[in-house]
This is a predicted structure of a 74-nucleotide RNA (transfer RNA) from an Opitutales bacterium. It matches the Rfam family "tRNA". Rfam describes the family as follows. Transfer RNA (tRNA) molecules are approximately 80 nucleotides in length. Lineage of the source: Bacteria > Pseudomonadati > Verrucomicrobiota > Opitutia > Opitutales.
RNA sequence: GGGCCCUUAGCUCAGUUGGUUAGAGCAUCCGACUCAUAAUCGGCAGGUCGUCGGUUCAAGUCCGACAGGGCCCA
Numbered sequence: 001g002g003g004c005c006c007u008u009a010g011c012u013c014a015g016u017u018g019g020u021u022a023g024a025g026c027a028u029c030c031g032a033c034u035c036a037u038a039a040u041c042g043g044c045a046g047g048u049c050g051u052c053g054g055u056u057c058a059a060g061u062c063c064g065a066c067a068g069g070g071c072c073c074a
Stems, first nucleotide, its partner, number of pairs: 001073007010026004019057001029043004050066005
């Protein structure tokens, strides 16, 4: 230098053919249980869907550039 893949909640990851409200587990917090803690159970909260731009009535999803990370080739 070139090619491919990844980027969604604090962490690990889903998200269908573009379609109306973006989800799960774990963690945090609150509560139940317990003498107490852990475990277990219930609940709340938590998101610029990497950034910018484009297409569209509508974009996490499609297109482009850029950024970060990984693999391969030179």